A computed fold for a 353-nucleotide part of an RNA from an uncultured bacterium, annotated as small-subunit ribosomal RNA, central domain.
Context: one part of a larger RNA
RNA sequence: CUGGGUGUAAAGGGAGCGCAGACGGAUUGGCAAGUCAGGAGUGAAAACCCAGGGCUCAACCCAUGGACUGCUUUGGAAACUGCAGAUCUGGAGUGCAGGAGAGGCAAGCGGAAUUCCUAGUGUAGCGGUGAAAUGCGUAGAUAUUAGGAGGAACACCAGUGGCGAAGGCGGCUUGCUGGACUGUAACUGACACUGAGGCUCGAAAGCGUGGGGAGCAAACAGGAUUAGAUACCCUGGUAGUCCACACCGUAAACGAUGAAUACUAGGUGUGGGGGCUGUAUCACCCCUCGGUGCCGCGAGCUAACGCAGUAAGUAUUCACUCCUGGGGAGUACGUUGGCAAGCAAUGAUACUC
Numbered sequence: 001c002u003g004g005g006u007g008u009a010a011a012g013g014g015a016g017c018g019c020a021g022a023c024g025g026a027u028u029g030g031c032a033a034g035u036c037a038g039g040a041g042u043g044a045a046a047a048c049c050c051a052g053g054g055c056u057c058a059a060c061c062c063a064u065g066g067a068c069u070g071c072u073u074u075g076g077a078a079a080c081u082g083c084a085g086a087u088c089u090g091g092a093g094u095g096c097a098g099g100a101g102a103g104g105c106a107a108g109c110g111g112a113a114u115u116c117c118u119a120g121u122g123u124a125g126c127g128g129u130g131a132a133a134u135g136c137g138u139a140g141a142u143a144u145u146a147g148g149a150g151g152a153a154c155a156c157c158a159g160u161g162g163c164g165a166a167g168g169c170g171g172c173u174u175g176c177u178g179g180a181c182u183g184u185a186a187c188u189g190a191c192a193c194u195g196a197g198g199c200u201c202g203a204a205a206g207c208g209u210g211g212g213g214a215g216c217a218a219a220c221a222g223g224a225u226u227a228g229a230u231a232c233c234c235u236g237g238u239a240g241u242c243c244a245c246a247c248c249g250u251a252a253a254c255g256a257u258g259a260a261u262a263c264u265a266g267g268u269g270u271g272g273g274g275g276c277u278g279u280a281u282c283a284c285c286c287c288u289c290g291g292u293g294c295c296g297c298g299a300g301c302u303a304a305c306g307c308a309g310u311a312a313g314u315a316u317u318c319a320c321u322c323c324u325g326g327g328g329a330g331u332a333c334g335u336u337g338g339c340a341a342g343c344a345a346u347g348a349u350a351c352u353c
Base pairs, nucleotide, nucleotide: 004323005322007305008304012320014201015200016199017198021194025088026087027086028085030083031082033081034080035077036076038074039073040072041071042070048066049065052062053061054060091191092188093187094186095184096183097182098181103177104176105175106174107173108172109171110154115149116148117147118146119145120144121143125136126135162169163168206247208245209244210243211242215241216240220236221235222234223233258318259317260316261315262314263313266295267294268293269292270291272289273288274287275286278284300307301306325353326352327351334346335345336344337343
């Protein structure tokens, strides 16, 4: 490279945007680069193939024919690909009219609870556990009442409910703002899809500077447990968790399932929109678009498990990503990125089974 694969065996990039590239809807006339059929030239000889001949046969040798699947040139064909042109509306996008949503950013506000402080009442315990102890408390704790401070998170609603490309998003209000969906069919007229590099986003932890610090809590200290206990349990407790700005760029970043398009029995929920008829109206039934679940030995697929209109079915596109026995090893070395990281990216050999 070919071939075969990538839910669970090795393998889908964490996610998006997108340059190059690759690929691409309908109709029409043209060109003839690809393509097709024909002519001409060339394609040395040997080798090869077919039938024949010569060494007694064979290997070997001889001459004839074929072939040498190629290249060049010439006059043609026009279905497909391509090229330039014209037209179209179904793909895609715009407009207009709507409703839904924890989508994002910023500002403000709220109540419950924990902790702390002050004051009152009040007295000997509180706390904690399997049982205890460390700890707190006569300098008045715990409990309870009132007032205050401060930080963080938003019970119920809450739902295999919603939104977002993924990470993720949940008190309320306001402002700014992204996307999807439905209806309409006014406009553009293939503008599409995919996408190596590239750029952007990217949980938690971690890092830098400056704030903040209620609760929780790595590290750490003490008490227990135990043969020991650098743990599990308990009492404390610092980074951190929170905010702003800047970095890191990884996760079982999972649906372990790349994106897009088309097609392929059913049944049953749920949330958003639209429509018709019936009805006084609603509810409901029915139809429809797009989302999210479940069932399905229905077909088909699969090694099986299972998947099954949200495919792992049937096909197409993307030189898209990635895989090629286990360990050594995501290690060493080198390079790149990073302030650094028992950080990231790339990524082996020997040896061994």

Its mean pLDDT, the model's own confidence on a scale to 100, is 81.